[in-house]
Context: one part of a larger RNA
RNA sequence: GGCAGAUGGUGAAUGCCUUGGCGACGGACGGCGAUGAAGGACGUAGCAAGCUGCGAUAAGCCUCGGGGAGCCGCUAAGCAGGCUUUGAUCCGGGGAUUUCCGAAUGGGGAAACCUAGCCGAGCAAACCUUGGCUAUCUUAGGGUGAAUACAUAGCCCUAAGAAGUGAACGGGGAGAAGUGAAACAUCUCAGUACCCCUAGGAACAGAAAUCAACCGAGAUUCCCUUAGUAGCGGCGAGCGAAAGGGGAAGAGCCUAAACUCUAUGAGUGUUAAAGCUCACAGGCGUUGCUUAUAGAGGGUUGUGGGAUGCAUUCUGAGGGAGCUGUGGAUUCCUCAGGAAGUUACAAAACCCCAUGCUAGCUGAAUUAUCUGGAAAGAUAAGCCAAAGAGGGUGAUAGCCCUGUAAGCGAAAACAUGGGGUCUUCCGUGAUUGUAUUCCCAAGUAUCCCGGCCCACGUGAAAGGUUGGGUGAAUCUGGGAGGACCACCUUCCAAGGCUAAAUACGUUCCGUCGACCGAUAGUGAACAAGUACCGUGAGGGAAAGGUGAAAAGAACCCCAGUGAGGGGAGUGAAAUAGAACCUGAAACCUUCUGCCU
Numbered sequence: 001g002g003c004a005g006a007u008g009g010u011g012a013a014u015g016c017c018u019u020g021g022c023g024a025c026g027g028a029c030g031g032c033g034a035u036g037a038a039g040g041a042c043g044u045a046g047c048a049a050g051c052u053g054c055g056a057u058a059a060g061c062c063u064c065g066g067g068g069a070g071c072c073g074c075u076a077a078g079c080a081g082g083c084u085u086u087g088a089u090c091c092g093g094g095g096a097u098u099u100c101c102g103a104a105u106g107g108g109g110a111a112a113c114c115u116a117g118c119c120g121a122g123c124a125a126a127c128c129u130u131g132g133c134u135a136u137c138u139u140a141g142g143g144u145g146a147a148u149a150c151a152u153a154g155c156c157c158u159a160a161g162a163a164g165u166g167a168a169c170g171g172g173g174a175g176a177a178g179u180g181a182a183a184c185a186u187c188u189c190a191g192u193a194c195c196c197c198u199a200g201g202a203a204c205a206g207a208a209a210u211c212a213a214c215c216g217a218g219a220u221u222c223c224c225u226u227a228g229u230a231g232c233g234g235c236g237a238g239c240g241a242a243a244g245g246g247g248a249a250g251a252g253c254c255u256a257a258a259c260u261c262u263a264u265g266a267g268u269g270u271u272a273a274a275g276c277u278c279a280c281a282g283g284c285g286u287u288g289c290u291u292a293u294a295g296a297g298g299g300u301u302g303u304g305g306g307a308u309g310c311a312u313u314c315u316g317a318g319g320g321a322g323c324u325g326u327g328g329a330u331u332c333c334u335c336a337g338g339a340a341g342u343u344a345c346a347a348a349a350c351c352c353c354a355u356g357c358u359a360g361c362u363g364a365a366u367u368a369u370c371u372g373g374a375a376a377g378a379u380a381a382g383c384c385a386a387a388g389a390g391g392g393u394g395a396u397a398g399c400c401c402u403g404u405a406a407g408c409g410a411a412a413a414c415a416u417g418g419g420g421u422c423u424u425c426c427g428u429g430a431u432u433g434u435a436u437u438c439c440c441a442a443g444u445a446u447c448c449c450g451g452c453c454c455a456c457g458u459g460a461a462a463g464g465u466u467g468g469g470u471g472a473a474u475c476u477g478g479g480a481g482g483a484c485c486a487c488c489u490u491c492c493a494a495g496g497c498u499a500a501a502u503a504c505g506u507u508c509c510g511u512c513g514a515c516c517g518a519u520a521g522u523g524a525a526c527a528a529g530u531a532c533c534g535u536g537a538g539g540g541a542a543a544g545g546u547g548a549a550a551a552g553a554a555c556c557c558c559a560g561u562g563a564g565g566g567g568a569g570u571g572a573a574a575u576a577g578a579a580c581c582u583g584a585a586a587c588c589u590u591c592u593g594c595c596u
Stems, first nucleotide, its partner, number of pairs: 001595006008588002015581001016545002020516002022513007029505002031165002039101003042055003046079002049075003061095006070083003106115003116134007136162009169200001170198004180187001184234001210217002221248005231239002252497003255441001259297010274287001275284002277328006302475001304440004308435004313430002316335006337426005349421008358412001360408003366381005382399002384388001390402003447469007456482001477492005532539002552580001555567004
C1' cells in the first nucleotide's frame, strides 16, 4: 500500500408520518365602491421583532342571542398587573369607532406628504383648537348672458347619476404569427392568442317574412344522434353542416298605423256659408277646415288582421255630461259581481306564517388478568347498536374523549315560498255577417358595384349583413322554398319585452379520491410571493419530524467565565441531547486477519 471483516465519523438517501396541496361531485352565493371600495402606508399590547386582529374608542367599544369555567391571539416561555358564576374569555346577529394614501374628488404632489378658501362651534381675541363644505362629466331644472338685434355659445346655481375594482363565464369592436400543407403564395393555425368597449348572476337568443315537401311541424336555448354524412377544398393539407329523431326545460306578450278625442303652434276661411250629436223650436258663433307636435282611447293579425259604416244576437243596479227644452242615440263615473298580479305582459309598500342560512344542544354501551414504559394488544367474561363513518388518547378502542345514527334549537339580520292588506283589469263590451272605403313599420324591400358572415375559398351561389348607387308596393300586396321561370306550398320583414333548461367559480359549506406525501404535491406544509436579484417591467428560492410527556440534563470534573466533552440525573430508549425519528452510499479514521 492492497483486499476482507469490524468500528466509528461525515453525509443525507430510504422507510414511516402529515399541519399543506391537487382534483371531482353536490349545495349556497354571485359582487364591493363617493355612506369612500379593492389594495396599502403608519400606528396600536405594561415589557412587542414578525404574523394575526384592530384604528387615536386602535389584540379592542355597545347591544342582542349562544355557551358555562376559566381567561388576557400565535412564534413563546417569562416578569408585572388584571378580568371572571352580578356569567368573563370564546362563538354568532346587529350597531359604534374606523388615522393617512388609494377612483381619491378643495389645490398641488416624487402615493401614504405639502398647502388653501368659505360657513359654523369654543375663547374677550386677529391667533389657536375643532366640525362641515369646496373635483370632473352626464342628465334634468333654473339664472345670467358675448361677437350680434332676437338668439346662441359661454358662465353660474340646484338636484340626481357616473367613475374605480373583481377569478372565470357572456355580448360586441379590432385582430396576428410560430405551425400544418413534409418548400410556399390561396388555404391552415383561427376569428384562436393579445388588445379595447360593456353587462349580468348568468349573458346572448327568442314567439316565424321559420322549416318542410304535396305529409306535416309550430318561439328560443342546451345535450345525444343524424355524421366525419351532405358538402366545401392549390378537390391538397384540411374544414365540415342542416332538416329529421330522442331528451332537458317550457310561457307567452306589448307597440307603430288606420279611426276618435284633448292641448298647443302654423296656414287658410266670411256670401252668415262651414260648425256647436240627430229631429223640431230657440240660442251661440272663428268655435270651422288642413297640417305639425304631444298625450289619451283604439289596435296587433296570416284558416289574413284591424279601422270605419250598416245589420245581427247576448248582457245586473244607480248617477252624471253636452248651449237650452222634449224624445232618440252617444258617452263618462260609481257600486254589486268576477278575474289577475309584482321575472315579461302596469306597479309599490307593509303585516303574518312556514322553511332555510348565519352560533349551538341532547345523544347508547366494559370490566378483570397477563405482557409492556404505556393497553386500545392477548386471554376471560359482558354490553350497546336507527350509533361497527372518522379523528384522538403513552402500541391496534363500537362501549375513554370527540364524534357518529336519530332528534332538537334563534332575540337579531338575510334568503325562499305561501297567505293577507294592497294594486290593476273586466264590469259594456263581446259574437256573426256584409261593404265600393281606409290602415298594416321607407331611403326600407328589390336590383347593381365592393366586402364580410353563413360548413359553403365566386362558384350554377340561394340566405344574412352593409360602404356606394338606384329605388317600390299595402292584400288584386309582399318574402321564402339554394341561380332563374312557372305552378304549388308556406310565411308576413323593415318596432320592442320575455322566466326556465345552459356557461363559469374570486368566495363559503359538505362529501369523496386505483391523487401527492417534503427534489413530490401549489412557487409557497416553515417569518413565501418572504429572503435575495434587477434602475425597472419583472424574476424568485432554500427550509417539515427530540420525546408519550420537557421529564430539555440539578450537581461535579477538564476547559478560554469558550467550543466541545466526561460523570451524575431524566427517560422504555440519550448511538432519542436539541447540528435531536430512521440514518443507505460516496469519502475519512481506528482495530483485526491475509497478501506484497